[in-house]
RNA sequence: GCCUCUGUAGCAUAGCGGCUAAUGCGUUUGCUUCGUAAGCAAAAGAUCGGGAGUUCAAAUCUCCCCAGGGGCU
Numbered sequence: 001g002c003c004u005c006u007g008u009a010g011c012a013u014a015g016c017g018g019c020u021a022a023u024g025c026g027u028u029u030g031c032u033u034c035g036u037a038a039g040c041a042a043a044a045g046a047u048c049g050g051g052a053g054u055u056c057a058a059a060u061c062u063c064c065c066c067a068g069g070g071g072c073u
Stems, first nucleotide, its partner, number of pairs: 001072007010025004018056001027043005049065005
């Protein structure tokens, strides 16, 4: 330099054009307990790596850039 894959809450993932972006762990609050853990209930937390485009509509499709993994020379 070229090819390819990945980037979504603090962490790990799902979602592959259509209303309010989902789940587990974690965090916070409450219940329970003499207290802690466990258990139960609830809440907060993401404008989906950045920008532009296509579309009535984009996390999803296209282009550029950034970061990381793999391969080739």

Record summary
The prediction has a mean pLDDT of 81. Transfer RNA from Candidatus Woesearchaeota archaeon CG10_big_fil_rev_8_21_14_0_10_32_24, 73 nucleotides, folded computationally.